[in-house]
This is a predicted structure of a 73-nucleotide RNA (transfer RNA) from a bacterium. Its Rfam family is "tRNA". Its family is annotated with triplet codon-amino acid adaptor activity in the Gene Ontology. The prediction has a mean pLDDT of 81.
RNA sequence: GCCAUCUUAGCUCAGUCGGUAGAGCGCACCCAUGGUAAGGGUGAGGUCAACAGUUCAAUUCUGUUAGAUGGCU
Numbered sequence: 001g002c003c004a005u006c007u008u009a010g011c012u013c014a015g016u017c018g019g020u021a022g023a024g025c026g027c028a029c030c031c032a033u034g035g036u037a038a039g040g041g042u043g044a045g046g047u048c049a050a051c052a053g054u055u056c057a058a059u060u061c062u063g064u065u066a067g068a069u070g071g072c073u
Base pairs, nucleotide, nucleotide: 001072002071003070004069005068006067007066010025011024012023013022019056027043028042029041030040031039049065050064051063052062053061
């Protein structure tokens, strides 16, 4: 220098052919116990890497940029 894949909650990851974004763990509160652990319930937390384009509508499609990983030279 070239190519491919990836970037979604604090962490690990879903999200299938475009239609108001979810799970587990963690966090806060509550229940329960004589008390703790385990357990159960409720809740908060997201500019879906950034900027443009297409579309009535984009996490999803297209382009560019940035970062991560791998390969080639």